[in-house]
Context: one part of a larger RNA
RNA sequence: UUGGGCGUAAAGGGUGAGUAGGCGGCAAUAUAAGUCAGAGGUGAAAGGCUACGGCUUAACCGUAGUAAGCCUUUGAAACUGUAUAGCUUGAGUAUGGGAGAGGAGAGUGGAAUUCCUAGUGUAGCGGUGAAAUGCGUAGAUAUUAGGAGGAACACCAGUGGCGAAGGCGACUCUCUGGACCAUAACUGACGCUGAGUCACGAAAGCGUGGGGAGCAAACAGGAUUAGAUACCCUGGUAGUCCACGCCGUAAACGAUGAGUGCUAGGUGUUGGGGGUCAAACCUCAGUGCCGCAGCUAACGCAUUAAGCACUCCGCCUGGGGAGUACGAUCGCAAGAUUGAAACUC
Numbered sequence: 001u002u003g004g005g006c007g008u009a010a011a012g013g014g015u016g017a018g019u020a021g022g023c024g025g026c027a028a029u030a031u032a033a034g035u036c037a038g039a040g041g042u043g044a045a046a047g048g049c050u051a052c053g054g055c056u057u058a059a060c061c062g063u064a065g066u067a068a069g070c071c072u073u074u075g076a077a078a079c080u081g082u083a084u085a086g087c088u089u090g091a092g093u094a095u096g097g098g099a100g101a102g103g104a105g106a107g108u109g110g111a112a113u114u115c116c117u118a119g120u121g122u123a124g125c126g127g128u129g130a131a132a133u134g135c136g137u138a139g140a141u142a143u144u145a146g147g148a149g150g151a152a153c154a155c156c157a158g159u160g161g162c163g164a165a166g167g168c169g170a171c172u173c174u175c176u177g178g179a180c181c182a183u184a185a186c187u188g189a190c191g192c193u194g195a196g197u198c199a200c201g202a203a204a205g206c207g208u209g210g211g212g213a214g215c216a217a218a219c220a221g222g223a224u225u226a227g228a229u230a231c232c233c234u235g236g237u238a239g240u241c242c243a244c245g246c247c248g249u250a251a252a253c254g255a256u257g258a259g260u261g262c263u264a265g266g267u268g269u270u271g272g273g274g275g276u277c278a279a280a281c282c283u284c285a286g287u288g289c290c291g292c293a294g295c296u297a298a299c300g301c302a303u304u305a306a307g308c309a310c311u312c313c314g315c316c317u318g319g320g321g322a323g324u325a326c327g328a329u330c331g332c333a334a335g336a337u338u339g340a341a342a343c344u345c
Base pairs, nucleotide, nucleotide: 003317004316005315006314007299008298012313014200015199016198017197021193022192023191025087026086028084029083030082031081033080034079035076036075037074038073039072040071041070042069048066049065050064051063052062053061054060090190091187092186093185094183095182096181097180102176103175104174105173106172107171108170109153114148115147116146117145118144119143120142124135125134161168162167205246206245207244208243209242210241214240215239219235220234221233222232257312258311259310260309261308262307265290266289267288268287269286270285271284272283273282274281294301295300318345319344320343327338328337329336330335
């Protein structure tokens, strides 16, 4: 490479938008590039392949036949392509609706922790398995009133909702994206995927300037212990928060790429629509559980497939060496991306 694969054995890109490319609905006419059929030419000899034969066999040798490909020409028109003119079911638009922690900005609120001030009040508080470090007669802890400041939003809360993923949770306002349902008015294949590319991307980390209540790497002390650079306790700085700019990684997980069609059901739940006095019931879109056929090494999956098929992309090919070295690109750095070999089992 071929082949076989990618939930858990190696393997789905963190996610999206989209370029090239690949693939592409229904029906008609034309064409004949692909495709198919016939004929002719070429395909030197040797060699190859097949059959038969000759040296005792084989190697070796001889005879006969033979390949794809390319070119010319005559036809076929189902499929693919191309051109023309159409269709509406894919896709989009319009109109009318309701749902939502979707995003950005501004403002507001209450509970709690901490600190400050004042009052009451007196000897303890705190912490643990037990203690001690620590705080407290310079009046702590407790309690009452007032104030400051930062961060997070109890209950509602739900295998509930929204978002492409990361993720999003007090309330109000402004700006704004998407999905869903109903109608079937409009466009008429405008579609799917997507190498490169671009954008977004938790936490930690980095730069500059703010902010700093609580928590808390590092660090200090107290314990524990044979030791204890830990687990426990008392403190505590970066950080956590905000603005702007980087970083670009995660068990970025459903460890399951995207799209389309098909293939028993049952039972919850969210948002629409139909139906009804209200229900039952029907239907579309989501989100769970159970389960048939089928699949699977098993576990399990099972209309939200890991079933049956097709299209496109990414990736895997024994373990270690190694996600290392070298080179290159990116980055302020940390490092990231790409990514071997010797050797060894």
Predicted 3D model of a 345-nucleotide part of an RNA (small-subunit ribosomal RNA, central domain) from an uncultured bacterium. Model confidence (mean pLDDT): 86 of 100. The RNAcentral record of the full RNA draws on ENA and SILVA. It matches the Rfam family "Bacterial small subunit ribosomal RNA". Rfam links the family to the GO terms ribosome and structural constituent of ribosome.